Annotation
A computed fold for a 370-nucleotide RNA from a Methylococcaceae bacterium, annotated as Bacterial RNase P class A. NCBI's taxonomy places the organism under Bacteria, Pseudomonadati, Gammaproteobacteria, Methylococcales, Methylococcaceae.

[in-house]
Formats: sequence, C1' cells, structure tokens
RNA sequence: GGAGUUGGCUAGACAGCCGCUGUCCGUAAUGUAUAUUCGGAGAGAGGAAAGUCCGGGCUCCACAGGACAGGGCGCCAGGUAACGCCUGGGAGGCGCGAGCCUACGGAAAGUGCCACAGAAAAUAUACCGCCUUCUUGCAUUGAGCAGGCAAGGUAAGGGUGAAAUGGUGCGGUAAGAGCGCACCGCGCUUCCGGUAACGGAAGUGGCAGGGCAAACCCCGCCCGGAGCAAGACCAAAUAGGGGAGUGUUGGGGCAACCCAGACGUGUCGUCCGCACGACUCCCGGGUAGGUCGCACGAGGCGUUCGGCGACGAAUGCCCCAGAUGAAUGGCUGUCCACGACAGAACCCGGCUUAUCGGCCAACUCCUUCC
Repeated sequence: GGAGUUGGCUAGACAGCCGCUGUCCGUAAUGUAUAUUCGGAGAGAGGAAAGUCCGGGCUCCACAGGACAGGGCGCCAGGUAACGCCUGGGAGGCGCGAGCCUACGGAAAGUGCCACAGAAAAUAUACCGCCUUCUUGCAUUGAGCAGGCAAGGUAAGGGUGAAAUGGUGCGGUAAGAGCGCACCGCGCUUCCGGUAACGGAAGUGGCAGGGCAAACCCCGCCCGGAGCAAGACCAAAUAGGGGAGUGUUGGGGCAACCCAGACGUGUCGUCCGCACGACUCCCGGGUAGGUCGCACGAGGCGUUCGGCGACGAAUGCCCCAGAUGAAUGGCUGUCCACGACAGAACCCGGCUUAUCGGCCAACUCCUUCC
C1' cells in the first nucleotide's frame, strides 16, 4: 500500500424568526380558589419507533391438585424476570487465515417412505463377469481351445443409482470373501483429563440392522385463556326499570268539592267486575362525553469490585415524548462529504427485516521498503 474479518459509534451542522403537543412556574375578577384563553421557563421519535415472530410485566376471567389432548423446545455449562435470546465451551462443516455456519436427543420400541434407473433400496438379492464340476464339439505326443435354457461357488471387477451391507494394502484361495494379518474407521471395557458435552491412552470384538425423525412416533423439559378497544371511576339529553305523591273525560262551582260514568288498552272470544292512561319528584342500570390506566422504569449515565464472558453487586448523579383526529413542523442565512431506511400510541427484554454515507478499535492474509 492492497484485500478482508470481528466489534462499536454516528444518522447533515450552526444561527435567527414564526408555529404545534405535554410539563412546571407566575398572574387573573371579589377575600380564598380557579388558565383552554394572559406571560414566562424548559422538554419533545428511532436504531430500527417497523414486522407483530418469541419471552415477560400489568389487567380481567377461570382455577384444589393431577392427567389426557394440543403446541413449542432439544450437544454441554452458565446468564436472565423470562425466552425459541445471549455468553463460554464441545462436535461436525467451510475458509490459507482472522473468522464464519449448524432444528446438533433417539433409526436394535413400533409404523412408514426411499422417484427414475437397477438383479436387488433392506426378513436381502445376483444382470454382466470370475471360478469349479458335468457335458458337447474341435485339436493334440501332451498341456488345451470354443460352447451349453446344465448344476454349484463368489460379491473381488463391471454396470444402475443421491445412496448397494466398513476402507486401503498384503497374504490366502479354484475364483473370492474380515477368511487371516497390519493401519485407519466402528462397537464394548478399563484408566486418565474435564462440572459436563467431550477428548486422550490401553485392551478387546472381525464388524453388527444403509438413509430419512425439517415423516408419524418415542424420550426429556416447558406452556390456563383473552388482551390497554385490557380494566377502573365520574356521569348529560332521550327512551326503558323501581318507588312516592297529585290525579283522568264531560257538566256545575271562586274553591274544597258534587253529579254523570263516555273512550282506549289489558284480563278476555263476550258480559260484569277490576287495573292502567296524565303530571311532579326521587332511586338505580346504562349510552354520548370525560378522568385514570399513561410515562419513576427488570430506567439511563459514571466509578469501584467479582466474573474469560453474557452478566451481577455496591455507590454517586440524572428525570428523559405522552397525543386521542392524534404534536414533533415551516421560513431565512452560512457551510459541507449534499444527507438513506423510516415516524411513538400500555411498557420492557430479544429476534428478524429495511438502511445513503462517514468514523473508531482489535485482528488476519498478500506485496514492497527499512
């Protein structure tokens, strides 16, 4: 100098003016109190606010406990409120390397699947081939050569396939074969290291039933349901519900009251009888509307200590959006590298996805120079 790996930071800057949404302070009639309106101060989106995919807080409902069903997770250890997240480690794979990736329990519990090709895709089996026997023909002094709807051996070689019953080599054999042996792989036993996953060594067994569990399933662990439109409180108008009081239509009377007994509805198809009709007040549920939930929280920043680390403990400082048609914007000036993805809506921890650029730290590889 070039090419990379991992982790982190930032997300146009500055100034002025005018707005918008909360908070706090002051002032306001008339002594107290009272601001949506008056004045002032200070604050005002993100690293993902997103997808709503996991986990929890909080709220309501259900609930003695347990089991079944259903769903999720799955190497080991740790962290955490919890997790499917994170950290460290193991194993396997990729990369020269820094480093990266992995749904990574069980296939001798059972069931199932393995297209096409191939003899055979799993209680095995034998297409070509190789070898032996038998047999036919030919040839010969002899060894032999060629064949067969024949019988048997073999799994070395060829062929099919993604995958064919441990691999390589030597011996062995009629040809072959863990048939024997050496090494590698695998299983089992013991010892050693490690909390463990696992690793190492020695011995032993010729070696077993190929793959798929991101097929059903088995094993172990975890999970009650719905969600801030949760939920709690205050509470109009109108119309229902309950209660109390006055009372009905016509005539008369100043009034208290008196006389007559019509109409509608219900009981009830009809008659009698009975009840109701209107107004005022009170109570209760509930709608519109309003308040709370709702911004002090598993909170942020710093220091020290413990831990490889995730993280934890102690201590100091800070208060940091809270709307409900829903604020976070506009204009002007200067400058630059000319500015991406995108906008809270109960909250928090994660994951995933989107993202113009710039910066920092550690490390790796290549080249050159000293």